[in-house]
Context: one part of a larger RNA
Molecule: small-subunit ribosomal RNA, 5' domain
Organism: uncultured prokaryote
RNA sequence: GAUCGAACGCUGGCGGCAUGCCUAAUACAUGCAAGUCGAACGGUAACAUGCUCUUCGGAGUGAUGACGAGUGGCGGACGGGUGCGUAACGCGUGGGAAUCUACCUUGUAGGGGGGGAUAGCCCGGAGAAAUCCGGAUUAACACCGCAUAAUCUCUACGGAGCAAAGUGGGGGAUCUUCGGACCUCGCGCUAUUAGAUGAGCCCAAGUCGGAUUAGCUUGUUGGUGAGGUAACGGCUCACCAAGGCGACGAUCCGUAGCUGGUCUGAGAGGACGAUCAGCCACACUGGGACUGAGACACGGCCCAGACUCCUACGGGAGGCAGCAGUGGGGAAUAUUGGACAAUGGGCGAAAGCCUGAUCCAGCAAUGCCGCGUGUGUGAAGAAGGCCUGCGGGUUGUAAAGCACUUUCAGCAGGGAAGAAAAGCGCGGGGCUAAUACCCCCGAGUCUUGACGUCACCUGAAGAAGAAGCACCGGCCAACUCCGUGCCAGCAGCCGCGGUAAUACUUAGGGUGCGAGCGUUAAUC
Repeated sequence: GAUCGAACGCUGGCGGCAUGCCUAAUACAUGCAAGUCGAACGGUAACAUGCUCUUCGGAGUGAUGACGAGUGGCGGACGGGUGCGUAACGCGUGGGAAUCUACCUUGUAGGGGGGGAUAGCCCGGAGAAAUCCGGAUUAACACCGCAUAAUCUCUACGGAGCAAAGUGGGGGAUCUUCGGACCUCGCGCUAUUAGAUGAGCCCAAGUCGGAUUAGCUUGUUGGUGAGGUAACGGCUCACCAAGGCGACGAUCCGUAGCUGGUCUGAGAGGACGAUCAGCCACACUGGGACUGAGACACGGCCCAGACUCCUACGGGAGGCAGCAGUGGGGAAUAUUGGACAAUGGGCGAAAGCCUGAUCCAGCAAUGCCGCGUGUGUGAAGAAGGCCUGCGGGUUGUAAAGCACUUUCAGCAGGGAAGAAAAGCGCGGGGCUAAUACCCCCGAGUCUUGACGUCACCUGAAGAAGAAGCACCGGCCAACUCCGUGCCAGCAGCCGCGGUAAUACUUAGGGUGCGAGCGUUAAUC
């Protein structure tokens, strides 16, 4: 000199854009943060509509809009947080082969015929509660056989084995038990091919300090066989051999998430790894698996432990390193805010619902950037202050006065863009037996904004509401007076102070920066 997730002192007008628990991975009150689908299913607790009855209070009826609880599907493996652990194939770079991949795209083929249950509901029982048990009954895209079976899997190449489910819209003939069959379109289902995306695995060299850590290792190193995995492999096991690593630093100890990058520096380098982005690890502590395409799963399950809470003492409930917020710790770090309008995600055919992701607002000079606190004129060089050699000098065109302007703030009015869609009817095209339905395109119509009293523009008024901080011995820009008297004090270094202190404490004056200025910590 530059820098900062900073803190402290004094001071403080406005705006834009960023950033904001670095400490206790400490403990957490309260609310919210993951649901959705009735176009998979049996149904009907609430609300509304229709219908029936009515003593006019209401009752019945799932018929309709819808829908609590339940079965089922998809999603809760993403998104969000933190940096404990980890010196490691964890990360970054470059390669590799023995793998899986829901939803999506693409091709091929299929979607036949049956069965038995179960939740809910109802009945009964136990319990303070959480919840649990028994009986009867019921549905499905839930579950299980049978058939079919290849470009799939296995194979001794002869062969063997493996699947499925329906639902919604519309409809001219034909059939009909009047429900529908049947046809067609959309969505869905089964097997498989290829892709895309995502994930798992292996290798090479690289990746902090300590030798006052020199030897380490028994599933250890390799082989054969078996098991196991989606997959290779001591991954696991049996047997056999005795290997493997190490001064090119093994092992041990300490410290630490890694990277893109950030800061500094002319560079080489050094230091760091907040915000943003990629990867990894973790989710009260330790262990375990289940489900699933994917987890050994933050807001899932089981066991053990510590802690907290409820209890009728028999037994139960919980996990903010999600967003806010609280106690505690600390020099120190914000609101128990608004909205799904946009972007994105989950579910759904869609309308839509959910979304503390996100977008916004609030707080903080924490940082960067911009603007303002007036402009011109004005010498009687006013008064006052300070100094004085008592003549004067200086503050100082500074003020007052006069003439103007109105940025910003405040007041009033106007006012974009962030909004494209979806929906509705019309026209054209595709599909089709069809002018239904459905899909695509076009012009139109109807709306959808949290921010927001937004940005921006216009108007009225009036200099009106807006300057401080540090320093002045040298380094280092800036000097005098009073007080003090090696005292009180200053100090980054040299050093000042013991009666004329430009170095202490004030004052006047000056210098430097300026909504900031200094100090401290930290890095180069």